[in-house]
Parts: sequence; C1' cells; structure tokens
RNA sequence: AGAGCAGCCUGAGCGCCUGGCCCGCGCGCGAAGCCCCGAAGGGGGCGCCCCGCGCGGGUGACGAGGUGGAGGUUCAUCGAAAGACUCGGCGGAUGCCUCCCGGCCCGGCACGGUCGUUAUCGGAUCCACAAACCCCGUCGGCAACGACGGGCACAAAGGGAUCCCGAAAGUGCCGU
Repeated sequence: AGAGCAGCCUGAGCGCCUGGCCCGCGCGCGAAGCCCCGAAGGGGGCGCCCCGCGCGGGUGACGAGGUGGAGGUUCAUCGAAAGACUCGGCGGAUGCCUCCCGGCCCGGCACGGUCGUUAUCGGAUCCACAAACCCCGUCGGCAACGACGGGCACAAAGGGAUCCCGAAAGUGCCGU
C1' cells in the first nucleotide's frame, strides 16, 4: 500500500465534469502609450486594453420530505433565495408503472378499489427552532474560490395532528 472481516458515524438537491462562465501562467495579434532613426515621406523597436490559442486551476442545488420485494422507466414531492450558472451534461435516487407479498373495506370465496407495516381516497381546519442567503470573523490559496466558527430572520408540502363532511368505503353468492 492492497485485500478481507468487524464496529461506529454518515448518505441522496446525492456524486461526477469533456460545454458554458470565472482565475492564473505562456504565446499570438497589437490600434492606447512610449522610445530610436530621418529634412520629410516614412522606417524600426517596446507594448496596455480587447480578442484568439494552449496549459493548469475554480465553479457547477439551500434545506424540509420520501424506501415491503422483484423487474421496468425518467426532468421523481415541497418550498427558500439581493431571482444569480441552483445553466448544461452524465450517473444515481426513497417517485411512477407491472407483478408478488402484506394491510384496510363486518366475516368467507371470487372480482374490484386503495394503500405499504404509522399500510382507504378526497376535503376542511390547524401545526412547525429549516438551511443556505445576510452580518461578523478565522484559516488555506497569487487568484478564481474553498473550509470552518459565531450571530440572525423567514417557508411550504404528497410531512404531522384533528374532524367525520363527502366518496363506494363497493359488486355477486353465502354467513353472522
């Protein structure tokens, strides 16, 4: 150093970067400007910005919420923001579809519906210390930028609670 095993922590706005954008260096161009030669026309040299190319680096989602199993599939919930790239691409993902298993619909069977072990759907009412942003500061880096500490305010939902208002809580046969 690698491999294996065990334990703990952590994990999906979660990981990655060939576009774009940004920074540094080098080269090129070279019109601002400067210098030299010349009587002049003009000639020569240096050379900023801009732009182009190359190399290297940076950026590229702020939390809340979400997992029965297998397969398939792709922009798969909610809001926050000095509304800015949180753009674009790739991968993944608790979403969705099908089947299986399971719960519920008084009980059994068949069908059907609807969900996922907190296991009907719709509706109504209510609920919440969010984090970044911002401010102050420390550290690293030439820089773009990154990491961290402290302070501070504000959400919504398919998240949580209550209601029994609606739906079909059904169809067929049998039973209680």